[in-house]
Molecule: transfer RNA
Organism: Candidatus Woesearchaeota archaeon
This record gives sequence, structure tokens and C1' cells, in this order.
RNA sequence: GGGCUCGUUGUCUAGUGGCUAUGAUGUCGCCCUUACAAGGCGAAGGUCGCCAGUUCGAAUCUGGUCGGGCCCA
Repeated sequence: GGGCUCGUUGUCUAGUGGCUAUGAUGUCGCCCUUACAAGGCGAAGGUCGCCAGUUCGAAUCUGGUCGGGCCCA
């Protein structure tokens, strides 16, 4: 230098154009307990890496760019 692939709450993850972006775990509050753990209920937490384009509508499609991984030179 070239090719492929990944990037989504603190962490892991589902979502292959349309409902308020899914679930687990963690965190916080309440219940339960003499108390703790476990369990139950609830809550907060996401500019979907970034910038532009296509579209009535983009996490999703296209281009560029940044970062990680793999391969080639």
C1' cells in the first nucleotide's frame, strides 16, 4: 500500500428499511428477612464509532473517514 471483517447503555448481545432500538448482567430504589444472601417488583442509563448521501422514512442501503482484528504485498 491492497483485500476481508467488526464497531449498538458500564459489560455482553438481538435487531437484514417503518411500533417507544431487544434481552442478559451490573447500578439504584422498594418488598421479603432479626440481618445478609437468594428471590420478587420497579427505575435510571443509548447522539447505534464519526461525517455526508439515497429514501416519505436509515442502527439497517451507498460513499468517505477513524479505531480493533485477520490475510496479502